[in-house]
RNA sequence: AACUUAUCAAGAGAGGUGGAGGGAACAGGCCCAUUGAAGCCCGGCAACCAAUACGUUGUAUAAUGGUGCCAAAUCCUGCAGCGAAGGCUGAAAGAUGAGAG
Numbered sequence: 001a002a003c004u005u006a007u008c009a010a011g012a013g014a015g016g017u018g019g020a021g022g023g024a025a026c027a028g029g030c031c032c033a034u035u036g037a038a039g040c041c042c043g044g045c046a047a048c049c050a051a052u053a054c055g056u057u058g059u060a061u062a063a064u065g066g067u068g069c070c071a072a073a074u075c076c077u078g079c080a081g082c083g084a085a086g087g088c089u090g091a092a093a094g095a096u097g098a099g100a101g
Stems, first nucleotide, its partner, number of pairs: 003099006013042001015041003021032003026078004043070003048066003051061004074093001079090004
């Protein structure tokens, strides 16, 4: 890089370090940031897999392991359908887990 499947409107620091950027890519918006961005450390959230308890399905727990995540819906729109419109539904793309290869 590519296949299957589930989920994506909840939740997570007034800490240390760091210094100018960040919100996936492109476009258009709109935001966050020197009252300190990204990254790293610590901390936390969650509960997908494992674990544990209830005999299985399933439910619960979070003290442990594997990830993941910690502004805004996956920040919004970009394609299709419906609607007079606000908008609604779905797809695509993406992210994460588990599995397969």

Model confidence (mean pLDDT): 83 of 100.
This is a predicted structure of a 101-nucleotide RNA (SAM riboswitch aptamer (S box leader)) from Clostridium kluyveri.
Its Rfam family is "SAM riboswitch aptamer (S box leader)". Rfam's curators write: The SAM riboswitch is found upstream of a number of genes which code for proteins involved in methionine or cysteine biosynthesis in Gram-positive bacteria.
The same sequence occurs in records of 2 taxa.
The sequence is in RNAcentral, with records from Rfam and Ribocentre.